[in-house]
RNA sequence: CAGAGUAGGCAAGGUGCGUAAAGUUGCGCAGGAUGGGAAGUUGCCUGCGCCCGAAGGGGCCUCCCCGCGAUACCUUGCUGCGUCCGCUG
Numbered sequence: 001c002a003g004a005g006u007a008g009g010c011a012a013g014g015u016g017c018g019u020a021a022a023g024u025u026g027c028g029c030a031g032g033a034u035g036g037g038a039a040g041u042u043g044c045c046u047g048c049g050c051c052c053g054a055a056g057g058g059g060c061c062u063c064c065c066c067g068c069g070a071u072a073c074c075u076u077g078c079u080g081c082g083u084c085c086g087c088u089g
Base pairs, nucleotide, nucleotide: 001089002088003087008079009078010077011076012075013074014073015072016071017069018068019067026050027049028048029047030046031045032044036085037084038083040081056066057065058064059063
């Protein structure tokens, strides 16, 4: 001098959940984890509370199909720590 490497983010696919409304988004409070190590947040997660809010339809009908939801999980691709120390060349 250069590089590797996080939590996550985006897209696609698959399998589910809900559509008799949970989940998700937002806000407030508290806490937790977070490149290999240390601490750390205007990033992420958990809990509680508050506000807002939805697209259902069809069939051969105890089941199935097509949709809808800022829906959950997994896989792949792209992307991906500001400080100090460390690792590789």
Predicted 3D model of an 89-nucleotide RNA (THF (Tetrahydrofolate) riboswitch aptamer) from a bovine gut metagenome.
Rfam family: THF (Tetrahydrofolate) riboswitch aptamer. Rfam 15.1 lists 747 matches to the family in 747 species. From the family's description: Tetrahydrofolate (THF) riboswitch was first reported for Ames et al. as an RNA motif in 5' untranslated (5'-UTR)regions of folate transport and biosynthesis genes in Firmicutes genomes.